Predicted 3D model of a 73-nucleotide RNA (transfer RNA) from a Candidatus Aenigmatarchaeia archaeon. Its mean pLDDT, the model's own confidence on a scale to 100, is 83. Lineage of the source: Archaea > Nanobdellati > Candidatus Aenigmatarchaeota > Candidatus Aenigmatarchaeia.
């Protein structure tokens, strides 16, 4: 340099172009307990890597850029 893949909550990852963007773990609160763990309930936490485009509508499609991973040279 070329090609492909990945980028979504603190972590690991889901997520057909259309509803409020979710799950598990973790974190906070409450219940339970003599007290913890476990369990149950509730909650906080997201400019969906950045910018532009297509579309009535984009996390999802297209283009450019950035970061990381793999292959080729």
């Nucleotide at each position: 340099g070329c090609u492909g893949g990945u980028g979504u909550a603190g972590a690991u990852c889901a997520g057909c172009g259309g509803u409020u963007a979710g799950a598990u773990c973790g974190c906070g609160g409450c219940g339970c307990u003599c007290a913890g763990a476990a369990c149950g309930c509730c909650g906080a936490a997201g400019u969906c890597g950045c910018g532009a485009g297509u579309u009535c509508g984009a996390a999802u499609c297209u283009c450019g850029c950035c970061a990381c991973c793999a292959g080729c040279a």